[in-house]
RNA sequence: UUUAUCAGGCGAUCGCUUGCACCUUGUGCAAGAGGAAAGUCCGGGCAGCAUAGGACAUGACAGUCGCUAACGGCGACCGGGGGUAACCCUAGGGAAAGUGCCACAGAAACGAAACCGCCUUCGGAAAGGGAGUGGCGCCUUUGUAGCGCCAAGGCCGGACGGAGGUAAGGGUGAAAGGAGUGGGGUAAGAGCCCACAGCGACGUAUGGUGACAUACGAAGGAGGUAAACCCUGUCAGCUGCAAGGAGAUCUACACAAAGGGUGUCCGCCCGUAGGUCGCUAUCCGCUUGAUUCAAUAGGCAACUAUUGGACUAGAUAGAUGAUCGUCCCCGCCAGAACCCGGCUUAUCGAUAAG
RNA sequence: CGGGAAGUAUUUCAAUUGGUAGAUGGCGGGCUUUGGGAGCUCGUGGCUGCAGGUUCGAGUCCUGCCUUCCCGA
Numbered sequence: 001u002u003u004a005u006c007a008g009g010c011g012a013u014c015g016c017u018u019g020c021a022c023c024u025u026g027u028g029c030a031a032g033a034g035g036a037a038a039g040u041c042c043g044g045g046c047a048g049c050a051u052a053g054g055a056c057a058u059g060a061c062a063g064u065c066g067c068u069a070a071c072g073g074c075g076a077c078c079g080g081g082g083g084u085a086a087c088c089c090u091a092g093g094g095a096a097a098g099u100g101c102c103a104c105a106g107a108a109a110c111g112a113a114a115c116c117g118c119c120u121u122c123g124g125a126a127a128g129g130g131a132g133u134g135g136c137g138c139c140u141u142u143g144u145a146g147c148g149c150c151a152a153g154g155c156c157g158g159a160c161g162g163a164g165g166u167a168a169g170g171g172u173g174a175a176a177g178g179a180g181u182g183g184g185g186u187a188a189g190a191g192c193c194c195a196c197a198g199c200g201a202c203g204u205a206u207g208g209u210g211a212c213a214u215a216c217g218a219a220g221g222a223g224g225u226a227a228a229c230c231c232u233g234u235c236a237g238c239u240g241c242a243a244g245g246a247g248a249u250c251u252a253c254a255c256a257a258a259g260g261g262u263g264u265c266c267g268c269c270c271g272u273a274g275g276u277c278g279c280u281a282u283c284c285g286c287u288u289g290a291u292u293c294a295a296u297a298g299g300c301a302a303c304u305a306u307u308g309g310a311c312u313a314g315a316u317a318g319a320u321g322a323u324c325g326u327c328c329c330c331g332c333c334a335g336a337a338c339c340c341g342g343c344u345u346a347u348c349g350a351u352a353a354g
Numbered sequence: 355c356g357g358g359a360a361g362u363a364u365u366u367c368a369a370u371u372g373g374u375a376g377a378u379g380g381c382g383g384g385c386u387u388u389g390g391g392a393g394c395u396c397g398u399g400g401c402u403g404c405a406g407g408u409u410c411g412a413g414u415c416c417u418g419c420c421u422u423c424c425c426g427a
Stems, first nucleotide, its partner, number of pairs: 001354006008327007016032007034333001038344002041342005046240004053266004058236005063077005078092001079090004093231002098229002100225003110178001115170002117166007128156002133151006140143001180196005199221001202217006244284003247277007259270003291310008328331001355426007366377002373410001380398006403419005
């Protein structure tokens, strides 16, 4: 750390609930909470309304295969993540159908964009640069060579400004078109091109029931968000045991409407109103059940089949407790209310296996 | 037993499509007044019931708990 099991034991006395027997109306005998009975979060049975029908809306779920009465549960496997390992976690369809959103900051927040930077081009202040032209002077071998000074115009240069190219680099941000490294290429750059490496979808082949895995191919798809709308697929009728059921009789009207049965429409179903007697409570539903234990068989497992055994609360103000004795490790969380399968949460500890 | 709703400051209530939580009352200081009250003004005060998750980001969306309230014979 994972899984499974147990949840103080025994005895005595006095009580409580239910069932059975006897019946003297109280005696005897038997049974009497859980691992979560809890939360009411899912699913089903059962009951009423059609043996619950069609469409839309709405809601839930989401890898694959299986288990199951059913499930959002469980098992095994696949993919992803973590761990040295045993093992654990995983709301895990679609962002390559469409729409929306991405605050602040930032030039720009997703059909891209030019703030800084880099490059091309046009205009161009100042400093500066070197070559030439003209004039004057010097030297002199008298010159068309050399040196010095002066003058004007033009060239280079280039702060800055305009036009364009560029997504390599900077800065902002959670995130910057999102396929990395190296080389080529270019005015500067860029999958712009090439080599190698890598992601996803597609096609083919092989293995597997399948999710998927491996290999090859050609094409050249690229931000995030669906616990945003939505799309795809599957499932779901509504109400819950306070469901629901258990009387007699008479009168009037009608076979249509109205009303009711579910969010809407269709369809289907149900006669309506009143009087008298009786009740205002009791009984049923109520616990034998998708139950549980053992063996065998099938399956990796969840689980299933067969055989044999067992009966294990059923109250309706609501029982399951109290006291004493004794032993030990001194006893946790907690109490059924129609039933069952799960999930989640609470829980002193003990044991076994990995 | 069954069915539903809501939790935000010390009180009562807001918060738009997820973008960094505000108003009123209370409390404290100041102004005003002879003093008090009222009024004006400045401040104080929040792990948005708890724990996880989705997301760059959660009061808001999702899941599980906790507490309170309402309805049903």
Two RNAs folded together computationally: RNase P RNA and transfer RNA, 427 nucleotides in total. Model confidence (mean pLDDT): 76 of 100.